[in-house]
RNA sequence: GAAGACAGUCGGGCAGUUGCUUUUAUUUUAAAAGAGGAAAGUCCGGUCUCCAGGAGCAACGGUGCCGGGUAACACCCGGCAAAGGAAACUUUAGGGAAAGUGCCACAGAAAAUAAACCGCCUACAGGUAAGGGUGAAAAGGUGGGGUAAGAGCCCACCGCAUUAGUGGUAACAUUAAUGGCAAGGUAAACCCCACCGGGAGCAAGACCAAAUAGAGACGCAAAUAGCUCCAGAAUAGCGUCUGGGUAGGUUGCUUGAAACUAAUAGUGAUAUUAGUUCUAGAUGGAUAACUGCCGAAUACAGAAACCGGCUUAUAGACUGUCUUCGAAC
RNA sequence: GGGCCUGUAGUUCAGUGGUUAGAACGCACCGCUCAUAACGGUGUUGUCGUAGGUUCGAGUCCUACCGGGCCCACCA
Numbered sequence: 001g002a003a004g005a006c007a008g009u010c011g012g013g014c015a016g017u018u019g020c021u022u023u024u025a026u027u028u029u030a031a032a033a034g035a036g037g038a039a040a041g042u043c044c045g046g047u048c049u050c051c052a053g054g055a056g057c058a059a060c061g062g063u064g065c066c067g068g069g070u071a072a073c074a075c076c077c078g079g080c081a082a083a084g085g086a087a088a089c090u091u092u093a094g095g096g097a098a099a100g101u102g103c104c105a106c107a108g109a110a111a112a113u114a115a116a117c118c119g120c121c122u123a124c125a126g127g128u129a130a131g132g133g134u135g136a137a138a139a140g141g142u143g144g145g146g147u148a149a150g151a152g153c154c155c156a157c158c159g160c161a162u163u164a165g166u167g168g169u170a171a172c173a174u175u176a177a178u179g180g181c182a183a184g185g186u187a188a189a190c191c192c193c194a195c196c197g198g199g200a201g202c203a204a205g206a207c208c209a210a211a212u213a214g215a216g217a218c219g220c221a222a223a224u225a226g227c228u229c230c231a232g233a234a235u236a237g238c239g240u241c242u243g244g245g246u247a248g249g250u251u252g253c254u255u256g257a258a259a260c261u262a263a264u265a266g267u268g269a270u271a272u273u274a275g276u277u278c279u280a281g282a283u284g285g286a287u288a289a290c291u292g293c294c295g296a297a298u299a300c301a302g303a304a305a306c307c308g309g310c311u312u313a314u315a316g317a318c319u320g321u322c323u324u325c326g327a328a329c
Numbered sequence: 330g331g332g333c334c335u336g337u338a339g340u341u342c343a344g345u346g347g348u349u350a351g352a353a354c355g356c357a358c359c360g361c362u363c364a365u366a367a368c369g370g371u372g373u374u375g376u377c378g379u380a381g382g383u384u385c386g387a388g389u390c391c392u393a394c395c396g397g398g399c400c401c402a403c404c405a
Base pairs, nucleotide, nucleotide: 001325002324003323004322005321006320007319008318009317010316012294013293014292015291016290017289018288020034021033022032023031024030025029036300040311041310043309044308045307046306047305048201049200050199051198053230054229055228056227057226060197061196062195063194064193065079066078067077068076069075080094081092082091083090084089095192096191100190101189102186103185104184117132118131119128120127121126140158141157142156143155144154145153159181160179161178162177163176164175165174166173167172205251206250207249208248215242216241217240218239219238220237244404245403246402258277259276260275261274262273263272264271265270330401331400332399333398334397335396336395339354340353341352342351347385355373356372357371358370359369360368378394379393380392381391382390
């Protein structure tokens, strides 16, 4: 210098004028604060609230190598295995097909209780699974011996299974012995195993005010979330639909598994301790418009109860580590 | 804001993972008729919303996006 791999940051700043939302002072004006890395999709996990309380079971749904982190997770970290790459490194819904059931079109002899079309041997009873051909997939592979021809029938190497040892918390790796070899694929088909999950959602829910036909129908009787059981407080009903009325306010609402800095523990995710800070809360819904300067000011995009993730969108600018190749010293 | 459903021909809908995705209506042409309709015949019509994955094979199974539609407040 070129080509890559991985991790991360910013995504406008300053000044002036006018305007909006909230809070605090005060009494008509001041001061302070005022969108994001995804505020998005609503795909997961929680907090919170209601469904009267508790326990169990079934159904349904989800997760799925091992260990760790976390409030929790389908997230994150570290490892293992397989696949890809020359390497840095990347990807993986990665349990079980020797529990059972189903499916495997066309082609092919045969798609799973193996079988025999061509072929090989024998000589008309059969033996064979080497070779051909089909397919995504055909009952270990290569070589040698052996045989009528063949075949793990026998042997060597490789693969596989079982047992034992060693290393590792484990997944797993490795060594030795034994076995001639177990009977294809599919579980993002049913299913089996292990673990997890009760349901609904801030338009949840609570309070005040206003208004009226305090109505009717259906269902349930220890009923009111599928079933069963336990306990027994409160109420006399509870739920759905039809019809009627209101279209106002307060609260939930933002101090939180919070942010930043430092130290310590850890490979790391993360945890602990100390210090500092308060950082939107609207309800027809604020966060804007114009001007000047900076080399340019441009992308995706706008909070609505709140957090932790994932996924998707994103102009441009920048940083660090590593790999390979080339050149020079 | 929260929750749910749906996407296949111009329209309305079918479609066990398996050959080239079908039906009805419609549309075009021909016949019949003096002419039109009806009727008869022939034909046309698809990125199965998009992308990726599982599988030998995907309209169908899984995941992520895109579009369309529906529901919700309070009182007695």